A computed fold for a 102-nucleotide RNA from Anaerobacillus alkaliphilus, annotated as Purine riboswitch aptamer. The prediction has a mean pLDDT of 78. Its Rfam family is "Purine riboswitch aptamer". Its Rfam clan is "Purine riboswitches".

RNA sequence: CGAACAUUGUAAAAAUACCUUCGUAUAUCCUUAGGAAUAUGGCCUAAGAGUCUCUACCGGAUUGCCGUAAAUAAUCUGACUAUGAAGGCAGAACUUACUCUU
Repeated sequence: CGAACAUUGUAAAAAUACCUUCGUAUAUCCUUAGGAAUAUGGCCUAAGAGUCUCUACCGGAUUGCCGUAAAUAAUCUGACUAUGAAGGCAGAACUUACUCUU
């Protein structure tokens, strides 16, 4: 100087996945059409609208209300999705350089 295979230690940069928390959006809200249930019930389907926004637009509980009709009300609680930030995993792994071994 070159090569090989494994290995020790040191140093360096960036990105990503996952998880948690927080911010923003949206109020899990509003409007309409058709159909369904009926006090042991109170839903289903579709469309629109809302977001610098894809998706979602519901579940549960409590208290009312409706005397059998076609219409539900209030309160509490739980997210999901998009995006941003912080933290964790992580003194990680991988990669690169040097070093160590043959």